[in-house]
RNA sequence: GGUGUGGUGGCCAAGUGGUAAGGUGUUGGUCUUGUAAACCAAAGAUCAUGGAUUCACCCCCCAUCCACACCA
Numbered sequence: 001g002g003u004g005u006g007g008u009g010g011c012c013a014a015g016u017g018g019u020a021a022g023g024u025g026u027u028g029g030u031c032u033u034g035u036a037a038a039c040c041a042a043a044g045a046u047c048a049u050g051g052a053u054u055c056a057c058c059c060c061c062c063a064u065c066c067a068c069a070c071c072a
Stems, first nucleotide, its partner, number of pairs: 001071007010024003018055001026042005048064004
């Protein structure tokens, strides 16, 4: 330099055009002499960045940035 895969709450991770699941963690509560566990509830995502297409994009297209793998 080229090709491919990926970037989504603090972390992991689903979501193949119609208002983003789940787990874990955090906070509060119930329980307990107290903690842990268990159970209940809440908060937390401008989906790497910028454009294009579309009535509408995490999703399609282009460029850029970052990580990994392969080729040279």